[in-house]
Context: one part of a larger RNA
RNA sequence: UUGGGCGUAAAGCGUCCGUAGGUGGUGGGGCAAGUCGGCGGUUAAAGACUGGGGCUUAACUCCAGAAAGGCCGUGGAAACUGCACCACUAGAGGGCAGUAGGGGUAGAGGGAAUUCCCGGUGUAGCGGUGAAAUGCGUAGAGAUCGGGAAGAACACCAGUGGCGAAAGCGCUCUACUGGACUGCAACUGACACUCAGGGACGAAAGCUAGGGGAGCGAAUGGGAUUAGAUACCCCAGUAGUCCUAGCCGUAAACGAUGGAUACUAGGUGUUGUCUGUAUCGACCCAGACAGUGCCGCAGCUAACGCGAUAAGUAUCCCGCCUGGGGAGUACGCACGCAAGUGUGAAACUC
Numbered sequence: 001u002u003g004g005g006c007g008u009a010a011a012g013c014g015u016c017c018g019u020a021g022g023u024g025g026u027g028g029g030g031c032a033a034g035u036c037g038g039c040g041g042u043u044a045a046a047g048a049c050u051g052g053g054g055c056u057u058a059a060c061u062c063c064a065g066a067a068a069g070g071c072c073g074u075g076g077a078a079a080c081u082g083c084a085c086c087a088c089u090a091g092a093g094g095g096c097a098g099u100a101g102g103g104g105u106a107g108a109g110g111g112a113a114u115u116c117c118c119g120g121u122g123u124a125g126c127g128g129u130g131a132a133a134u135g136c137g138u139a140g141a142g143a144u145c146g147g148g149a150a151g152a153a154c155a156c157c158a159g160u161g162g163c164g165a166a167a168g169c170g171c172u173c174u175a176c177u178g179g180a181c182u183g184c185a186a187c188u189g190a191c192a193c194u195c196a197g198g199g200a201c202g203a204a205a206g207c208u209a210g211g212g213g214a215g216c217g218a219a220u221g222g223g224a225u226u227a228g229a230u231a232c233c234c235c236a237g238u239a240g241u242c243c244u245a246g247c248c249g250u251a252a253a254c255g256a257u258g259g260a261u262a263c264u265a266g267g268u269g270u271u272g273u274c275u276g277u278a279u280c281g282a283c284c285c286a287g288a289c290a291g292u293g294c295c296g297c298a299g300c301u302a303a304c305g306c307g308a309u310a311a312g313u314a315u316c317c318c319g320c321c322u323g324g325g326g327a328g329u330a331c332g333c334a335c336g337c338a339a340g341u342g343u344g345a346a347a348c349u350c
Stems, first nucleotide, its partner, number of pairs: 003322004007304002012318001014201004021194003025088004030083002033081002035077002038074006049065006091191001092188002095184005103177007110154001114150008125136002162169002206247006215241002220236004258317006266295011299306002323350003332343004
């Protein structure tokens, strides 16, 4: 390589957009490149195969023959693929009418709590722990009441509930804005799926510059514990956490499960819309579509489990794996301010 695989054994790119490429709905007539079969040529000899012959046999050797396949030519077929054309509407898009939503960006506002500051009351403790101590407090702490300031996060509602491609998104209001779903079917007429390269987004930490800094809190200091304690516990506390602009580009970025389409028992929750039933109406009840959970048949699986949200049955496209260590290392290249990231071996060894 082939084959076989990728939830947990090695293996799904963090996610999306999309170029080349690959693949692609229904009907019609046409062409004949692929395809199928006919004929012809060629595919040297030797060797291999089949049938014979010759050395006593065999090896060896001689003679004859044939097939499969390839390439070229020729004249056919038209189911499938392809090509161009004409149509179609079930895919896709789009129109109208609705709906839900922590989807995004910006601005404005709010209350609880915390800390700090000022003032009142008030007096000896507070705090912390397994127990303590460091720490705070008679210069009046802690407690309590009133006033003020600041920053960060938004209790209840809150829900295997919603939205988003993922990362992620939760106080309220306003503006701008993306997507989804449902119903009706006017319109376009395959416009589709996937996607190597490429591009965009991408938690936390980290970096650059400027702000901000309440609480928390790497580092650090102190107190304990201990044989020691560079820890776990306690008292402090810098960076950071927050904002703006830029970089980084990684995570157990997980459903450890790539995307699309179709098909294949049921049962039971829940979210959104619609229809029916019912009703004055809203509920209730039944059904459809789209999501999101649980259980489960067939089937699959090494088992665990999965089971219409498949890990079932199929097709298309992409990514990835190929014993452990060495090693996600070295080297080279690219990117980055750096940290490092991406790509990614070998010797050797078991």